[in-house]
RNA sequence: GCCGAGGUAGCCAAGGUGGUCACGGCGGGAGUCUGAAAAACUUCAGAUGUCAGUUCAACUCUGACCCUCGGCA
Numbered sequence: 001g002c003c004g005a006g007g008u009a010g011c012c013a014a015g016g017u018g019g020u021c022a023c024g025g026c027g028g029g030a031g032u033c034u035g036a037a038a039a040a041c042u043u044c045a046g047a048u049g050u051c052a053g054u055u056c057a058a059c060u061c062u063g064a065c066c067c068u069c070g071g072c073a
Base pairs, nucleotide, nucleotide: 001072002071003070004069005068006067007066010026011025012024019056028044029043030042031041032040049065050064051063052062053061
């Protein structure tokens, strides 16, 4: 340099047919329980890499760029 895959909360991760409150798990806050903890249960908060384009509407489609991983040279 070329090709491919990916980037979604503090961490892991699903979704992609464009439209409703973006699915979960770990972790965190509060509560129930307990003599007190742990465990369990209930509940709360937090996320679509950046910029542009298309569209009534973009996490989703298109382009460029940035970053990560793999392959080729």